This is a predicted structure of a 358-nucleotide part of an RNA (large-subunit ribosomal RNA, domain IV) from Nocardia seriolae. The coordinates come from a structure-prediction model, not an experiment, and the mean pLDDT is 89. It matches the Rfam family "Bacterial large subunit ribosomal RNA". The literature on the family includes a 2001 paper in Science by Yusupov et al., "Crystal structure of the ribosome at 5.5 A resolution". The organism belongs to Nocardia, within Bacteria.

Context: one part of a larger RNA
RNA sequence: CUGUGGUUAAGGAACUCGGCAAAAUACCUCCGUAACUUCGGGAGAAGGAGGGCCCGGUCUGGUGAACGCCCUUGCGGUGGGAGCUGGGUUGGGUCGCAGAGACCAGUGAGAAGCGACUGUUUACUAAAAACACAGGUCCGUGCGAAGUCGUAAGACGAUGUAUACGGACUGACGCCUGCCCGGUGCCGGAAGGUUAAGAGGACCGGUUAGCGCCCUUGGGUGCGAAGCUGAGAAUUUAAGCCCCGGUAAACGGCGGUGGUAACUAUAACCAUCCUAAGGUAGCGAAAUUCCUUGUCGGGUAAGUUCCGACCUGCACGAAUGGCGUAACGACUUCUCAGCUGUCUCAACCACAGACUCG
Numbered sequence: 001c002u003g004u005g006g007u008u009a010a011g012g013a014a015c016u017c018g019g020c021a022a023a024a025u026a027c028c029u030c031c032g033u034a035a036c037u038u039c040g041g042g043a044g045a046a047g048g049a050g051g052g053c054c055c056g057g058u059c060u061g062g063u064g065a066a067c068g069c070c071c072u073u074g075c076g077g078u079g080g081g082a083g084c085u086g087g088g089u090u091g092g093g094u095c096g097c098a099g100a101g102a103c104c105a106g107u108g109a110g111a112a113g114c115g116a117c118u119g120u121u122u123a124c125u126a127a128a129a130a131c132a133c134a135g136g137u138c139c140g141u142g143c144g145a146a147g148u149c150g151u152a153a154g155a156c157g158a159u160g161u162a163u164a165c166g167g168a169c170u171g172a173c174g175c176c177u178g179c180c181c182g183g184u185g186c187c188g189g190a191a192g193g194u195u196a197a198g199a200g201g202a203c204c205g206g207u208u209a210g211c212g213c214c215c216u217u218g219g220g221u222g223c224g225a226a227g228c229u230g231a232g233a234a235u236u237u238a239a240g241c242c243c244c245g246g247u248a249a250a251c252g253g254c255g256g257u258g259g260u261a262a263c264u265a266u267a268a269c270c271a272u273c274c275u276a277a278g279g280u281a282g283c284g285a286a287a288u289u290c291c292u293u294g295u296c297g298g299g300u301a302a303g304u305u306c307c308g309a310c311c312u313g314c315a316c317g318a319a320u321g322g323c324g325u326a327a328c329g330a331c332u333u334c335u336c337a338g339c340u341g342u343c344u345c346a347a348c349c350a351c352a353g354a355c356u357c358g
Stems, first nucleotide, its partner, number of pairs: 001353008010344002014342001019339001027051005036041001038172001052094012067079004071074001095099001107337007114329002119131002135170007147156003173324004178254003183251002185247005192242003198236002204230004210223006255273005282316001283313001294310005
């Protein structure tokens, strides 16, 4: 000097990002126990008292001897209560610093946020507010079901049958869940438009057996059947798309400007532009608020955190759920009591090491 333990005057969180670590509480019996509440809880709430050993009284449980009586003489019945033993209660005595004497063995209270809860998770830096959950809603599926695996046979679903199964979102419970279908998606629609291959072949072209005309051994030029062949219009024709409707617990979205009241301020009111519709209830400087340590109040001597309000919501908002909520939480934040070497401020002791000498 390091590590692991132990003790400490006075103070008692002044330490620190933060009471991290440590200290403290701890058992049994009795008394007593608040707000709130889903009436179950909260609750071991909180807060108190007693606790060893010895002797006596009393109540009570178990077992039940000696002995008495009775007869049907039996391993009988009945009375009897000694002794031993368990528990309660009460009086007295006695020892220690200390009686749940060691070990073991809840700190408690108040207020917020989030998540209802028990549970699950990053095996080896994250246990949580993340995941799951019961409950809610929507969509699909009529059974050889939908869906999934497989090329298939086949299998799971299910030896189930819509109170079932699959998928998506939300996430107990309470009160609720507003407006928008213009875009995207999904569902429906015997009309109409567009639209493929296919069918269809009008019309046009190539080739040439033949034929006409001109010069004429031969060549030039025009027409051209059948066959073969190239291109191909009208017409016919599905889904899809367009179109017409529906649907938001489908994906999603939910305005601006100007003016106005007899103090001022503000604007119930008016005007105007745009939109599919302009954010309803509730909540709100919030796990969301930039400006911001917003402003006011509470708590402190002093509070960028905390709690209660206000609303100017940069940029809350209703199952991507909104707002509450008893209980619960190795969750997060704030406060108080107790407690302490966390600290003021350090000291000493024990053990194990480092180090020095040997």